[in-house]
């Protein structure tokens, strides 16, 4: 250069046929406890990488651009 996977909460990831964007940890608040741990309730947190198409509707479909990781070609 290409070829292919991916990017959604602070972190790791989930969302089926295109039809209310979640969950775990993580933080905060109350409980419980000898204890700042552990346990238990409730809860804060979103530009779904960007831009543009399709749609009554897009995380999801199509294009373009970034940013990552695999694999391969050339160069040396």
């Nucleotide at each position: 250069g290409g070829a292919u996977c991916g990017g959604u909460a602070g972190c790791u990831c989930a969302a089926u046929c295109g039809g209310u964007a979640g969950a775990g940890c993580a933080g905060g608040u109350g409980c419980c406890u000898u204890u700042u741990a552990a346990g238990c309730a409730c809860u804060u947190g979103g530009u779904u990488c960007g831009g543009g198409g399709u749609u009554c509707a897009a995380g999801u479909c199509c294009c373009c651009g970034c940013c990552g990781g695999u694999c391969u070609a050339c160069c040396a």
This is a predicted structure of a 76-nucleotide RNA (transfer RNA) from Opitutales bacterium UBA2995. Its mean pLDDT, the model's own confidence on a scale to 100, is 80. The sequence was found in a public genome assembly. Its Rfam family is "tRNA". About the family: Transfer RNA (tRNA) molecules are approximately 80 nucleotides in length. The family's RNA type in Rfam is transfer RNA.